[in-house]
RNA sequence: UCACUCUGAAAAGCGGCGAGCCGGAUGUCUCAUCCGGCCUCGCCCGCCGACGGGGCAAGCGCUACGGCGCGGAAACUCUCAGGCCUAUGACAGAGCGGGAGGA
Repeated sequence: UCACUCUGAAAAGCGGCGAGCCGGAUGUCUCAUCCGGCCUCGCCCGCCGACGGGGCAAGCGCUACGGCGCGGAAACUCUCAGGCCUAUGACAGAGCGGGAGGA
């Protein structure tokens, strides 16, 4: 420094509409209506930042002193992606192995 394993680890809708499926009730009963459910799909609105991604400071150089170029950090910031009851998860601890460097 990288990978793997284990443990811990935050945030944000118990959102709306439609379809589909399942169950129940009713009726004029191969269907229709109503109610409930779904860890199914689509769309809409709202929201989160700790996978990932984008942006910038310091600094350095040049300058005709107006600026220009290089440089590029983050848990900051933007939310593209991702996520919003399960999950993911930066980061931390432990284990284990590979690579590089130093003494």
Molecule: Glycine riboswitch aptamer
Organism: Microbacterium sp. No. 7